[in-house]
RNA sequence: UUCUUAUCGAGAGAGGUUGAGGGACUGGCCCUAUGACACCUCAGCAACCGCCAUGAUGAUUGGUAAGGUGCUAACUCCAGCAAGUUGAAAAACGACUUGGGGGAUAAGAA
Numbered sequence: 001u002u003c004u005u006a007u008c009g010a011g012a013g014a015g016g017u018u019g020a021g022g023g024a025c026u027g028g029c030c031c032u033a034u035g036a037c038a039c040c041u042c043a044g045c046a047a048c049c050g051c052c053a054u055g056a057u058g059a060u061u062g063g064u065a066a067g068g069u070g071c072u073a074a075c076u077c078c079a080g081c082a083a084g085u086u087g088a089a090a091a092a093c094g095a096c097u098u099g100g101g102g103g104a105u106a107a108g109a110a
Stems, first nucleotide, its partner, number of pairs: 001110008013042005021031003025080004043072003048068002050064004076102001081099007
């Protein structure tokens, strides 16, 4: 980097350094000199892997947090493509629902 599988409406922030951007992309809408992003320290959340028990060495279920990741503004911030419902009789457009796509994270494989 690619592929596969699973999850994404819950949860959890302080300090230091720096100094203007950031929320993947596009549009919107937000955050931001009352200090963004990033990095460092400490703390926390969660429970994918791990570990313990269960079980049949499987599946499952329960527990745990010493280890490997991850995460700690807003539903993945919202939408993007398609179908349906609806506002009106139709188009454009808007709202809602479902599915999909994109993205993120984990585990496995190449």